Predicted 3D model of a 264-nucleotide part of an RNA (large-subunit ribosomal RNA, domain VI) from a marine eukaryotic metagenome. RNAcentral holds the full RNA, with entries from MGnify. Its Rfam family is "Bacterial large subunit ribosomal RNA". Rfam links the family to the GO terms structural constituent of ribosome and ribosome. Model confidence (mean pLDDT): 83 of 100.
[in-house]
Context: one part of a larger RNA
RNA sequence: UGUCGUUGUGUGAGGGGAAGUUGCUCUCAGUACGAGAGGAACAGAGCAGCGUGGCCACUGGUCUACCGGUUGUCCGACAGGGCAGGCCGGGCAGCUAAGCCGUUUAGUUUAAGUGCUGAAAGCAUCUAAGCACGAAGCCUAUCCCGAAACAACACAACGUUUCAUUAGAUGAAGGUUCGCAGCAGAAGACUGCGUUGAUAGAAUGGAUGUAUAAAUCGCAAGCUACGGCGAGCGGUGAGCAUGCCAUUACUAAUAGACCAACAC
Repeated sequence: UGUCGUUGUGUGAGGGGAAGUUGCUCUCAGUACGAGAGGAACAGAGCAGCGUGGCCACUGGUCUACCGGUUGUCCGACAGGGCAGGCCGGGCAGCUAAGCCGUUUAGUUUAAGUGCUGAAAGCAUCUAAGCACGAAGCCUAUCCCGAAACAACACAACGUUUCAUUAGAUGAAGGUUCGCAGCAGAAGACUGCGUUGAUAGAAUGGAUGUAUAAAUCGCAAGCUACGGCGAGCGGUGAGCAUGCCAUUACUAAUAGACCAACAC
């Protein structure tokens, strides 16, 4: 800009991809064929390799969120920590492959080629007119993008007020800003929510991960300068933690600002 302004749902001109490809087994069939030896095909079914698209229930990997063990050193000791991802054992979500799922088929138009009819050229000839077949190829269906497709599309719903009259004001439907966030994300964008509210935090509960916290008390192999010391055990599936699932307005999404309607 598309000639009223919006919101939503579509159409599909056009564009993109290679999204497929290769092999084996079975059946056909010990059939056709062949004296025998031997030994197919069309069609159908299954499996696998490579490539490719997607996914994370499973098997694993990672997991500098997290939990635990332990070394050195520092905070005087204990407790709790800092530093070196110190080293080591686990590990949810997420991400991921070595894990899982899909990757079929049909139509159409043709190439080489095969034909029908058929003259020029009384014959012949697939070709000159005409007609029919024929490939992993082309095109379409299928997957993705796609009204800037200027022939600038279609449908539905919503709004179209009051002043002004070169200019402007007002501010409908709707949108933006702003704020709380995200399974979205380099920035923009996208998606959800904003008190008529569970959007995030917090609290509580669940689930999950580690592996049994500290203090005090009791016990304890043993050692002892007889004053005590003492790994460990019990108390304790404890304690700690959570990007997950719920519940609860306790905290923060307050308040406001801006854009925006000529037609018929």